[in-house]
RNA sequence: GCGGAUAUAGUUUAGUGGUAAAACAUCAGCUUCCCAAGCUGAGGUUGGGGGUUCGAUUCCCCUUAUCCGCU
Numbered sequence: 001g002c003g004g005a006u007a008u009a010g011u012u013u014a015g016u017g018g019u020a021a022a023a024c025a026u027c028a029g030c031u032u033c034c035c036a037a038g039c040u041g042a043g044g045u046u047g048g049g050g051g052u053u054c055g056a057u058u059c060c061c062c063u064u065a066u067c068c069g070c071u
Stems, first nucleotide, its partner, number of pairs: 001070007010024004018054001026042005047063005
C1' cells in the first nucleotide's frame, strides 16, 4: 500500500427498513432482627460524519479504533 472482519447500556451479547432488547451490574422499594439470597420497579445504549428513504442499528460512501490476511 491492497483486501477482509468487528464496533449496540458499566460488562457480555441479540436485533437483515417500522416503539432499540435480554442477562449480569447500578439505584429504589418489598421481604429479613441484620446480612446474603429472592421478588417488583426505575434510569442508562446503536464509534463519528454524510447520503438514500415517509422512516436507517439495518442499505450506500467517507472516516476513526482494534484484529486478520496479502505484498
Molecule: transfer RNA
Organism: uncultured Ruminococcus sp.